[in-house]
RNA sequence: GGGGAGAUGCCCGAGUGGCCAAAGGGAACAGACUGUAAAUCUGUCGGCUGAUGCCUUCGGAGGUUCGAAUCCUCCUCUCCCCA
Numbered sequence: 001g002g003g004g005a006g007a008u009g010c011c012c013g014a015g016u017g018g019c020c021a022a023a024g025g026g027a028a029c030a031g032a033c034u035g036u037a038a039a040u041c042u043g044u045c046g047g048c049u050g051a052u053g054c055c056u057u058c059g060g061a062g063g064u065u066c067g068a069a070u071c072c073u074c075c076u077c078u079c080c081c082c083a
Stems, first nucleotide, its partner, number of pairs: 001082007010026003018066001028044005046055003059075005
């Protein structure tokens, strides 16, 4: 230099334009169990709110759209192949 794949919550990771604060696993917190711990089970796990609901968020910035994690453009970074 050319081609390809990717970046998602604290970590890993799934995610057909609407049913998404986003499956599942881990971690963490609380509870049950246990003499204690581990293991196991249950709940919570972005923010506000009594609830309904509202707001923000999928690498960064724009765009398309009634509506974007998802489509388009540019940029940053990572990995693989070729040279």
Notes
A computed fold for an 83-nucleotide RNA from a Candidatus Zhuqueibacterota bacterium, annotated as transfer RNA. Lineage of the source: Bacteria > Pseudomonadati > Candidatus Zhuqueibacterota.